The RNA shown here (SAM-I/IV (S-adenosyl methionine) riboswitch aptamer) has 102 nucleotides and comes from a Rhodospirillales bacterium.
Formats: sequence, structure tokens, C1' cells
RNA sequence: AAACUGCAUCAAGAGUAGGGCUGACGCCCUCGCCAACCUGCCUACCCGGGCAAGGUGGUUCCCGAAAGGGGAUGCGGCCUCGCGGCAAAUAAGCGGGUCGUA
Repeated sequence: AAACUGCAUCAAGAGUAGGGCUGACGCCCUCGCCAACCUGCCUACCCGGGCAAGGUGGUUCCCGAAAGGGGAUGCGGCCUCGCGGCAAAUAAGCGGGUCGUA
């Protein structure tokens, strides 16, 4: 790197908004809102917790009596052939442990 897998979540939360496409289902864009999945920050490291800044996602899934099954989302982004490089808040600025120094 590719392929194949795997793990987590679908409890709660949040639009009667504007626009475009489609025969329809539905999809896309803008704005708002929700939400800690990834990155980042809060502490040098680990665990917990927090923060919507960067990247996604969601804005009220389907079948079933149940078990369960299906489906969906996430497991950072951008530039570069590559080496490598770049951006990330006006928010939060905490608890425990370890290391280091005195």
C1' cells in the first nucleotide's frame, strides 16, 4: 500500500429552514442545530474526564413477540510520483497515576 477482516455505536440529542436534481424512492448544496468516532488541544507520558478547532457523521433506521437479522456511520484531513511538508479555536484549560527536577 492493496485485499480481506475486525472493533465501536445506532440509549439520549438535534430543522415544519432555503435551494437544486429525480417519474418516484431518494440524493446533493447552503444555513442552523446535535453529537466526542478519528485528529488536535486541555499535561512530558498513561487512564479517566472535558473542549465542536480540523475531518467525518447525524438532525429521530428497517424487519421481528423475543432471540436475532438487515442496514447505516466512524476507525482524521490537505498537498506531493516519492522523500516529505501544511492547517486545526476567541473553546476547555480538570481528577488519578507514572517519569523528570528540586
Rfam family: SAM-I/IV (S-adenosyl methionine) riboswitch aptamer. Its family is annotated with S-adenosylmethionine metabolic process and regulation of gene expression in the Gene Ontology. It was read from a public genome assembly, where an Rfam model found it. The coordinates come from a structure-prediction model, not an experiment, and the mean pLDDT is 79.